This is a predicted structure of a 72-nucleotide RNA (transfer RNA) from Vitis rotundifolia.
RNA sequence: AGGUCCAUAGCUCAAUGGUAGAGCUUUUGACUGUAGAUUAAGAGGUCACUAGUUCAAUCCUAGUUGGGCCUU
Numbered sequence: 001a002g003g004u005c006c007a008u009a010g011c012u013c014a015a016u017g018g019u020a021g022a023g024c025u026u027u028u029g030a031c032u033g034u035a036g037a038u039u040a041a042g043a044g045g046u047c048a049c050u051a052g053u054u055c056a057a058u059c060c061u062a063g064u065u066g067g068g069c070c071u072u
């Protein structure tokens, strides 16, 4: 320098254009002599950023930023 992939909850990851979810973690309650296990309910998101397409964008397009890999 060129090519390619990725960016979503504290962590690991889903979600094929129609109001964003799971597991783990965490908080509170039940249970227990205490803890763990089990169980119930909650909390937690500017979907990296900017613009465009569309009635409607996490999803499609372009660019920016950051990261991984390959070639030189």
Stems, first nucleotide, its partner, number of pairs: 001071007010024004018055001026042005048064005
Overview:
The sequence is in RNAcentral, with records from Rfam. Its Rfam family is "tRNA". Its family is annotated with triplet codon-amino acid adaptor activity in the Gene Ontology. The organism belongs to Vitis, within Eukaryota.